[in-house]
Context: one part of a larger RNA
RNA sequence: GGAUGAACGCUGGCGGCGUGCCUAACACAUGCGAGUCGAGCGAGAAAGCCUCCUUCGGGGGGUGAGUAAAGCGGCGGACGGGUGAGUAACACGUAGGUGACCUAUCCCAAAGAGGGGGACAAUCACUGGAAACGGUGGCUAAUACCCCAUGCCCUUACCGGGGUUAGAGGCCUGGUAAGGAAAGGCGAUAGCGCUUUGGGAGGGGCCUGCGGCCUAUCAGCUAGUUGGUGAGGUAAAGGCUCACCAAGGCAGACGGGUAGGGGGCGUGAGAGCGUGGCCCCCCACACGGGCACUGAGACACGGGCCCGACUCCUACGGGAGGCAGCAGUGAGGGAUCUUGCGCAAUGGGGGAAACCCUGACGCAGCGACGCCGCGUGGAGGAAGAAGGCCUUCGGGUUGUAAACUCCUUUACUGUGGGAAGAGAGAGGACGGUACCACAGGAACAAGUCCCGGCUAACUACGUGCCAGCAGCCGCGGUAAAACGUAGGGGGCGAGCGUUAUCC
Numbered sequence: 001g002g003a004u005g006a007a008c009g010c011u012g013g014c015g016g017c018g019u020g021c022c023u024a025a026c027a028c029a030u031g032c033g034a035g036u037c038g039a040g041c042g043a044g045a046a047a048g049c050c051u052c053c054u055u056c057g058g059g060g061g062g063u064g065a066g067u068a069a070a071g072c073g074g075c076g077g078a079c080g081g082g083u084g085a086g087u088a089a090c091a092c093g094u095a096g097g098u099g100a101c102c103u104a105u106c107c108c109a110a111a112g113a114g115g116g117g118g119a120c121a122a123u124c125a126c127u128g129g130a131a132a133c134g135g136u137g138g139c140u141a142a143u144a145c146c147c148c149a150u151g152c153c154c155u156u157a158c159c160g161g162g163g164u165u166a167g168a169g170g171c172c173u174g175g176u177a178a179g180g181a182a183a184g185g186c187g188a189u190a191g192c193g194c195u196u197u198g199g200g201a202g203g204g205g206c207c208u209g210c211g212g213c214c215u216a217u218c219a220g221c222u223a224g225u226u227g228g229u230g231a232g233g234u235a236a237a238g239g240c241u242c243a244c245c246a247a248g249g250c251a252g253a254c255g256g257g258u259a260g261g262g263g264g265c266g267u268g269a270g271a272g273c274g275u276g277g278c279c280c281c282c283c284a285c286a287c288g289g290g291c292a293c294u295g296a297g298a299c300a301c302g303g304g305c306c307c308g309a310c311u312c313c314u315a316c317g318g319g320a321g322g323c324a325g326c327a328g329u330g331a332g333g334g335a336u337c338u339u340g341c342g343c344a345a346u347g348g349g350g351g352a353a354a355c356c357c358u359g360a361c362g363c364a365g366c367g368a369c370g371c372c373g374c375g376u377g378g379a380g381g382a383a384g385a386a387g388g389c390c391u392u393c394g395g396g397u398u399g400u401a402a403a404c405u406c407c408u409u410u411a412c413u414g415u416g417g418g419a420a421g422a423g424a425g426a427g428g429a430c431g432g433u434a435c436c437a438c439a440g441g442a443a444c445a446a447g448u449c450c451c452g453g454c455u456a457a458c459u460a461c462g463u464g465c466c467a468g469c470a471g472c473c474g475c476g477g478u479a480a481a482a483c484g485u486a487g488g489g490g491g492c493g494a495g496c497g498u499u500a501u502c503c
Stems, first nucleotide, its partner, number of pairs: 001503004006499005013374006019367002021332001026330003030327003035075003040072002048063006082285003092211007101204003106200007114148004123138006153180010185192002213257003220250003225247008260282004264275004287308005310321004338364001340363003346360001347358004377407004387398004412440006421430001447492005452473003458487005468475002
């Protein structure tokens, strides 16, 4: 000098774009953050309104409405959003391998959907419980479940063939045997769906080479350990797991400390050094720990079970909860925001669609936290007012500075108009915003640090090794340009200094 997710002191007019818990992965009140489909299925209210009857208490019918709430079923809840605790590891980056693999929805292609059956919710009855939540019995539908059939096809076993391979379970192909489908449903002539198989796209799993921290005041480490055979397991190779056999394997190993990694970012002429906040990619985590279930996909942030700590409810028998989602609260801290508006746009889920949901997102709010832009007026105006300061008492300086005259209106205030953003029409949270026109009137708007040398800027007074200053050198003990104040001056300017950290 540059830089920062900054903080602190003094000061503070406006706008645009960004950005804002770096600490306690501490604890959390409240609201919202993942639903949707009635064109899969069965069932199905109430208030209100209309009307009839009425013993004036009420009762019936219609509408509300096949609506609401719930249930079975489907798809989604594995995305999106958060955080950086753990992790020195194939976690990440890069380059490859998979002849060892998977892939819902989407696209292309081929072939199909014949027949039958029994349930369980909802609901009803009875019933347990303070609640959370149940129990028993009965009824019922389906694109829910089950059985039989068919098999282009697929899988497996056996017997073969072919070419490619280091080789096989990969590729092409023949035979035999066994096994395996479906919802012809919904809609109402448009379609949406169902089953099997091959291919694609996109997404993933696994494996490998190389690369990127400190420490030897850690020198030896290792029993599923290293390899083999067989089996289990998986979508899949594998000591992944197990039985048996062999005795191997590694070495800056093992241990300790620190740390999410990368694209990037800061600095620097570069080499390098430092760093990983916002944004993007990958990983890991979701109160601490463990586990599986469902599913194409999870070992699943707002799913489940168990243990633990904590908080809450309780009728003491038993229950409920998880903000590292968006806001917000307490605590910690030098320190970090609104319990806002909207689904109008973009994107996502569901739906044939209308549409519904979406604290993703789009906006607004707060903070000079950063960067950028603008303003706080312009021109004229005395050999130069007053006041202040200095003075050799002549004067010098503040200083064209002010006053004063003329002018302008960025900004501001008022009035009027008023968007684009919306891909045929309608539809805009932002927003009566941006912007435009007219009117008013210099109007509401300057500070901060420094002035011994480094380093740009000097005098006076006070103080007297005191009070104090200080980044280094060093100032202060009676004329201090170094302390304090004032005048003057220098730097930067809605900022200026200080502190911390990096180059």
Notes
RNAcentral holds the full RNA, with entries from ENA, Greengenes and SILVA. Small-subunit ribosomal RNA, 5' domain from an uncultured bacterium, 503 nucleotides, folded computationally. Its mean pLDDT, the model's own confidence on a scale to 100, is 86. It matches the Rfam family "Bacterial small subunit ribosomal RNA". Its family is annotated with structural constituent of ribosome and ribosome in the Gene Ontology.